[in-house]
A computed fold for a 1500-nucleotide RNA from a metagenome, annotated as small-subunit ribosomal RNA.
RNA sequence: AGGGUUUGAUCCUGGCUCAGAAUGAACGUUGGCGGCGUGGAUUAGGCAUGCAAGUCGUGCGAGAUGUUGUAAUUUGAAACUUCGGUCGAUGAUUGCAGCGGAAAGCGGCGAAAGGGAGAGUAGCGCGUGGAUACCUACCCCCGGACCCGGGAUAGCUGCGGGAAACUGCAGGUAAUACUGGAUAAUGUCUCCGGACCAAAGGUGUGAUUCCGUCAGGGGAUGGGUCCGCGUCCUACUAGCUUGUUGGUGAGGUAAUGGCUCACCAAGGCAACGAUGGGUAGCGGGCGUGAGAGCGUGGCCCGUCUCACUGGGACUGAGACACUGCCCAGACACCUACGGGUGGCUGCAGUCGAGAAUCUUCCGCAAUGGGCGAAAGCCUGACGGAGCGACGCCGCGUGCGGGAUGAAGGCCCUCGGGUUGUAAACCGCUGUCAGUUGGGAGGAAAUGCAUAAGGGUUCUCUCUUAUGUUUGACCGAUCUUCAGAGGAAGUCCGGGCUAAGUUCGUGCCAGCAGCCACGGUAAGACGAACCGGACGAACGUUAUUCGGAAUCACUGGGCUUAAAGAGUGCGUAGGCGGCCAGGUAGGUGAGGUGUGAAAUCCUACAGCUCAACUGUAGAACUGCGCUUCAAACCACUUGGCUUGAGGGAGACAGAGGUAAGCGGAACUGAUGGUGGAGCGGUGAAAUGCGUUGAUAUCAUCAGGAACACCAGUGGCGAAGGCGGCUUACUGGGUCUCUACUGACGCUGAGGCACGAAAGCUAGGGGAGCAAACGGGAUCAGAUACCCCGGUAGUCCUAGCCGUAAACGAUGAGCACUUGGUUGAGGGAACUUCCACAUUCUCUCAGCCGGAGCGAAAGCGUUAAGUGCUCCGCCUGGGGAGUAUGGUCGCAAGGCUGAAACUCAAAGGAAUUGACGGGGGCUCACACAAGCGGUGGAGGAUGUGGCUUAAUUCGAGUCUACGCGAAGAACCUUAUCCUGGUCUUGACAUGCUUAGGAAUCUUCCUGAAAGGGAAGAGUGCCUUCGGGAGCCUUUGCACAGGUGCUGCAUGGCUGUCGUCAGCUCGUGUCGUGAGAUGUCGGGUUAAGUCCCUUAACGAGCGAAACCCUUGUCCCUAGUUGCCAGCGAGUCAUGUCGGGGACUCUAGGGAGACUGCCGGUGUUAAACCGGAGGAAGGUGGGGAUGACGUCAAGUCCUCAUGGCCUUUAUGACCAGGGCUGCACACGUCCUACAAUGCGGCGCACAAAGGGAAGCGAACUCGCGAGAGCAAGCAAAUCCCAAAAAACGUCGCUCAGUUCGGAUUGCAGGCUGCAACUCGCCUGCAUGAAGCCGGAAUCGCUAGUAAUCGCGGGUCAGCAUACCGCAGUGAAUGUGUUCCUGAGCCUUGUACACACCGCCCGUCAAGCCACGAAAGUGGGGUGCGCCCGAAGUCGCUGUCGUAACCGCAAGGAGCAAAGCGCCGAAGGUGAACUCCGUGAUUGGGACUAAGUCGUAACUAGGUA
Repeated sequence: AGGGUUUGAUCCUGGCUCAGAAUGAACGUUGGCGGCGUGGAUUAGGCAUGCAAGUCGUGCGAGAUGUUGUAAUUUGAAACUUCGGUCGAUGAUUGCAGCGGAAAGCGGCGAAAGGGAGAGUAGCGCGUGGAUACCUACCCCCGGACCCGGGAUAGCUGCGGGAAACUGCAGGUAAUACUGGAUAAUGUCUCCGGACCAAAGGUGUGAUUCCGUCAGGGGAUGGGUCCGCGUCCUACUAGCUUGUUGGUGAGGUAAUGGCUCACCAAGGCAACGAUGGGUAGCGGGCGUGAGAGCGUGGCCCGUCUCACUGGGACUGAGACACUGCCCAGACACCUACGGGUGGCUGCAGUCGAGAAUCUUCCGCAAUGGGCGAAAGCCUGACGGAGCGACGCCGCGUGCGGGAUGAAGGCCCUCGGGUUGUAAACCGCUGUCAGUUGGGAGGAAAUGCAUAAGGGUUCUCUCUUAUGUUUGACCGAUCUUCAGAGGAAGUCCGGGCUAAGUUCGUGCCAGCAGCCACGGUAAGACGAACCGGACGAACGUUAUUCGGAAUCACUGGGCUUAAAGAGUGCGUAGGCGGCCAGGUAGGUGAGGUGUGAAAUCCUACAGCUCAACUGUAGAACUGCGCUUCAAACCACUUGGCUUGAGGGAGACAGAGGUAAGCGGAACUGAUGGUGGAGCGGUGAAAUGCGUUGAUAUCAUCAGGAACACCAGUGGCGAAGGCGGCUUACUGGGUCUCUACUGACGCUGAGGCACGAAAGCUAGGGGAGCAAACGGGAUCAGAUACCCCGGUAGUCCUAGCCGUAAACGAUGAGCACUUGGUUGAGGGAACUUCCACAUUCUCUCAGCCGGAGCGAAAGCGUUAAGUGCUCCGCCUGGGGAGUAUGGUCGCAAGGCUGAAACUCAAAGGAAUUGACGGGGGCUCACACAAGCGGUGGAGGAUGUGGCUUAAUUCGAGUCUACGCGAAGAACCUUAUCCUGGUCUUGACAUGCUUAGGAAUCUUCCUGAAAGGGAAGAGUGCCUUCGGGAGCCUUUGCACAGGUGCUGCAUGGCUGUCGUCAGCUCGUGUCGUGAGAUGUCGGGUUAAGUCCCUUAACGAGCGAAACCCUUGUCCCUAGUUGCCAGCGAGUCAUGUCGGGGACUCUAGGGAGACUGCCGGUGUUAAACCGGAGGAAGGUGGGGAUGACGUCAAGUCCUCAUGGCCUUUAUGACCAGGGCUGCACACGUCCUACAAUGCGGCGCACAAAGGGAAGCGAACUCGCGAGAGCAAGCAAAUCCCAAAAAACGUCGCUCAGUUCGGAUUGCAGGCUGCAACUCGCCUGCAUGAAGCCGGAAUCGCUAGUAAUCGCGGGUCAGCAUACCGCAGUGAAUGUGUUCCUGAGCCUUGUACACACCGCCCGUCAAGCCACGAAAGUGGGGUGCGCCCGAAGUCGCUGUCGUAACCGCAAGGAGCAAAGCGCCGAAGGUGAACUCCGUGAUUGGGACUAAGUCGUAACUAGGUA
């Protein structure tokens, strides 16, 4: 830092997607150790159990168990004994006293902290900076005070109630509990006279001194309250508010305040977003990012709020109180049914829900907190341990050597390569874990004791010293032992993105983040091997930021990609000319306060390192205060004229409104003329017309629109405005100007105008014309065309408010090279006028420079360069739809989503292809001709049918007399039936056994095959054997016309012998590409010439090659024979000859070379001369880049697959020939230009030895017999036929035509039944020139006539060649077909056999509507009204004070009132769900119907 993905390719726009980092994560696979962190994100859902707030006996009374002493009663050990007892230990019980102190109580302090959670809250809640009308227990400082009294009440005792929780009555008791009095200022109130207010003691031998108590002042800390600024989304929430806003007075509070109340006023808030709705704790920070930002608020810190839900107060320094109280509610538990109890969002733990989040652990040793004088007690705060790879960090799983590159695996071109120094093996080490034993440190500023010193005194305290005491948990580190031993996986390997091969699979199974992969050769699926990345982890999913400049402040856009409101006026707002003075709000600079700590950053330091932690610094971009500056913005004062406006004078104009007038045309009416049609169309018909149309003339009537002028002319803000005249009226331009003095620009809302269609009411209605009717067209036509025709179009009044309302370009101002045209003014020049010219202002156009732009293009009328303001855009579809609101009479307008779905949709340009687009050109393409096919019979091929089989291939042109240059057997094949063989019919090698090879015979059989017998014994030799051959056994393998021509090579067809197809360099373009190759000519041709940002070149075209046409040279045998000679009935037959023909070698010739004309002086064309031949002389071979996945795996070759006693091989027979039928290609005909008979003439090119076969004889003939010659310019096939001459036939199904059939023959062949050819005789079918349609041919051609050859034993109407006779027509390009070039349009690129739209049918998905229905939320009205404060009352009750008493004061239960939660009810609003049915939408396989759009898309 970018990459992938829209296209055939390109540039752009634009979305989707990836690579990075992160997380309180989860899931999958795997898992050695340690350190430091971290862990209920969902149901603020419900909770069993234990613990989480107590402490003080130095405040008070009382005091259990226990213990000590003592007394009494009792027991009765040991000892003594006179055995009667004595003494009395010990134990028990009771009383009293002491020690001790449990549990409970009064009282004090604490319990408002700490800990948890984020439900609520959009708020002065939080953050930041200020303010003050206030309070502050414990703590610190200061100076004061602590006097004299009193009455109760818990506990306790007794008697009760209750299941329990709990509670009643009576008696009696203490205090640092309560309370009276005194004292009273530095306190409070004050009318300034005065009035009022307190206390408690404890410890101790001992208290002015220690611990407390009271009133006051100050401090510190903590808090309350107020204010400026900042703090999410929504306008599809636009108005909200009655204690509301303010005032006066009062109440209330610690304190200001409508905080509350009474009265008065009518305010207050809001587009700078009030009110409402949704969501959310906020901050320090955290994640990401270059930053600005965006997202987030878990752990830690600050703060707010909450504590089952709602309400309330009490106590207190502090609460409206997490583990307090009261009430209401829901839920749960206990119950004796009467009534009670509870609140884990503390730590553990449990259930539920969930993808998901831990131990019912240890300890107060440390730190901190509460109480206490202290010891100490309490502390799930905290310190630790446990569980979880959840995160970060660190360590290890070994190190060195080791090539026969082992084995195994995988691949292989079989040579090898790779895994791989990897392993084995040898040597070494000892981290971690394990085992053995020690163990620093976390702990000393702890406590206790003693001593000394200081605080004048002390019970208190500080310092020092000595001794002693405290570790829950962790354990650094050291040490013993043993041995490489216990420790590697996960994901990925088509591109992005590092890393590939084989096999399997066969659009299946699957993969996939995007593009996409998979339909038989998958680097993309699965596996293996190999490789890549990371590593105790690796992947996936989810989410955030980034990339994304894809919401653009930094840093985007709006002509055509999404995007300028249809236009103006104008409110708020924003912005705003020149000069001078002042101020200091913004702005700039300095100082200062604050910006908590932690975090981040830097430096240093501590854990062996790191993570982690400590110390210091910097930073915290902010806010406040203050000083200075005064350029700019702002405010203010005064001026100015250039912006803007005004005045005067001229001017142009379809600017607007109203009224009036006009002619042409049209239609209708009336009358006349006229007489059969008119209209209309591609062609028709409907329609009109003998009741007189159309046409024509006259007159009348009516409505609408205004020809020519008329123009990229004019005017207007836009919509728009067009006959003429008049009236009224808006704006603009120019010139002059001595006026005003910034009055300006833009413009959210708002208001006005606003084509056509449409709506309401009333008129009007000629023409035109939705709907509608009819006629055509069509497969259909609810269309296009035609005939009619109603709304409407017109007027008046109102509504609608939209258009491709477009320059698809908002308004204003300024600046920035030019050329040219039009319109309106002015000036200069010209003696004046006019014209022309020049200058200037305004308006409207065209071309074009820089610049801009993706390009097209824009270009002083900007889309250039700047400024100001407004509107709008953010992928395509869904959709301008739904819903809500609002406007409208309605139609509908404005505002305006989402679910879902796709990976594109799109703009401009490029190359092609295509067009029922255009231009130019060509071709037997058409036309002009000649002859055919299509009809008949036959031949042949194909389809179909049939069959046991009718082998296979070829399918528009470019399959179909094609592969096949010839199927009776053979050929011949996975064709069929049947019979056989299995290393094979054929090749190579190895191997077992035997034999020379080889030949002969026999049996069986249809043959192949199977079986058997015999003959024969060769060559080389070192005598062992060997070579070759045959048979046989086994193994490798052979074989396959089996599949795939869509895996291929080669070959071929076709476009097309069409003129095209490309390259190098240069140039142009961001680029694909263009140029060259276009243009003007010309050609058969991209052939050549000219022009030219192109210059050259290549493959094609042409030429070179073959053949043919003329001549020459050379050479003459088998060819030829003019002249000479010989011979024959006759024949180049012979001697000779080379002249000629001919043969076959070589050469010449033709090049637009020459002349004339045209053309550009060119290329070239036209005509001519000469010439055998003239413009490529005729013919052939020769086929560019490519296209058709064209054809061929059955010519051959070949990858892969399949088969192996068969899909191979052999054999016999059959089939390929089968026949209701259809098509292609041919043959023969239909006849007289003919047919038949007879006579007679002239070729070329070929073939011939398993051959051609003469002559002769026989046969009517096919042919046979015999047989000469000839490997052939010699002999043979071989007769050429048409032609020509002559005779017959005379228009007829014939003397045409020959099919078919019968009989008799011939030939080939092993064999003609299926199934050959030929001959003779007989038979004598269809057919009388062929529908729609269609084929060939432009000259030695068509047509016609015969001849030959290949194949071949035989078989030719086919095929390949040859010569003979020998035409007609065209000189054009309108049309059909095809082709080439240029151009144009395109939504096509698989390229028009393209693309593509809508209904319907089917499936599936989400959404809307809907009678309703279910639920949530929010306020509002009314009812009821708990607890409770406050107020009133207080006749019940009542210890302290007063009083001798009665009684009073005071307190106070109950009662009443206001307020008041929950609840009830009513009418609304709002959100969510559901709903028969219904509506459209998206997506789906190759469904149905049409053909709307893209080319002029066939009606733009």

Model confidence (mean pLDDT): 83 of 100. Its Rfam family is "Bacterial small subunit ribosomal RNA".